[in-house]
RNA sequence: CUCUUAUCCAGAGAGGCGGAGGGACCGGCCCUACGAAGCCUCGGCAACCUCCCCUAUGUGAACCACAGCAGCAGUGCGGUGCGGAACGUAGCGGGAACGGUGCCAAAUCCGGCAGCGCAAGACUGGAAGAUGGGAG
Numbered sequence: 001c002u003c004u005u006a007u008c009c010a011g012a013g014a015g016g017c018g019g020a021g022g023g024a025c026c027g028g029c030c031c032u033a034c035g036a037a038g039c040c041u042c043g044g045c046a047a048c049c050u051c052c053c054c055u056a057u058g059u060g061a062a063c064c065a066c067a068g069c070a071g072c073a074g075u076g077c078g079g080u081g082c083g084g085a086a087c088g089u090a091g092c093g094g095g096a097a098c099g100g101u102g103c104c105a106a107a108u109c110c111g112g113c114a115g116c117g118c119a120a121g122a123c124u125g126g127a128a129g130a131u132g133g134g135a136g
Stems, first nucleotide, its partner, number of pairs: 001136008013042005021031003025112004043104003048100002050096004054091006064081003068077003108128001113125003
């Protein structure tokens, strides 16, 4: 960078450096010298990855029992039953937060395309974007 998949109305900021922009893009509307972006330090939020548990479900090992077969025998072999180790999958499930990311104005700030409306407003779906997981 491309493909795929889940989520996006919740939550969480102080200090230092810096010195004019920032909120992806376009339109709007905001934030900003009472200090933007960026960088650093410390702190926090959340729970995607991660770990533990629960529930459901799939595969299903050992042990044990039964009869059979083989063997002089210890025993072995497969079968049936019992059993439920271990692994997988699922869940608006419960918990942890060391680690890998992410995030800490406003719903992804709102809209952009389509549907429903005469229109306005609202709603629904989508596009685009962001972040995580997986693959190339």
Molecule: SAM riboswitch aptamer (S box leader)
Organism: Chloroflexia bacterium SDU3-3